A computed fold for a 166-nucleotide RNA, annotated as glmS glucosamine-6-phosphate activated ribozyme aptamer. Its Rfam family is "glmS glucosamine-6-phosphate activated ribozyme aptamer". Rfam links the family to the GO terms catalytic activity and regulation of gene expression. By type it is a riboswitch. About the family: This entry contains a glucosamine-6-phosphate activated ribozyme that is found in the mRNA for GlmS. GlmS is an enzyme that uses fructose-6-phosphate and glutamine to generate glucosamine-6-phosphate. For this family Rfam cites "Backbone and nucleobase contacts to glucosamine-6-phosphate in the glmS ribozyme" (Jansen et al., Nat Struct Mol Biol, 2006). The sequence was found by an Rfam model in a public genome assembly.
[in-house]
RNA sequence: CACCCAUCAAAAGCGCCAGUGCCUGUAAUGCAGUAAAACUUUACAGGAUGACGAGGAGAGGGAAGGAUCGAAGAUUCGGCGGAUGUCCCUCCGCGCCCCGCGGGCGCGUGACGCGGCCUUUAAAUAUGCGGGCGACCGCAAAACAAAGGGGCCGCGGCCGCGGAGA
Repeated sequence: CACCCAUCAAAAGCGCCAGUGCCUGUAAUGCAGUAAAACUUUACAGGAUGACGAGGAGAGGGAAGGAUCGAAGAUUCGGCGGAUGUCCCUCCGCGCCCCGCGGGCGCGUGACGCGGCCUUUAAAUAUGCGGGCGACCGCAAAACAAAGGGGCCGCGGCCGCGGAGA
């Protein structure tokens, strides 16, 4: 100095790159005629890219894999790993009557369903500037979503026993 292993930390629309495609160089190759350049194809070496943000976590266990939403229009292809999503079970908690217990249903601390209205700082692309031979990268200011969430209104939303109150 390089590689391997283990551990820890960080990141969670997050990380990574053996494939394809892309860039640069070298060599070969074809168009092809004398030769060369350019171009085509191939090999090798080096390199770049490989999802733009919004939203998303009660605790534990298990399962399946295309884990929500839009922006953009590109390889944002292809793949690996992970993941706050989904489904099932248990526990805890909240709501359904003022309280308690048991059960049922709906939910997850902003803790019911349906409908309406209002509201909720997108980022990338593009543009400009800068860096790189190049693929491409960094920075700046402005703009534009949807889902979900929040607020208000309307409609709908338990059973039994005991207590309190009237």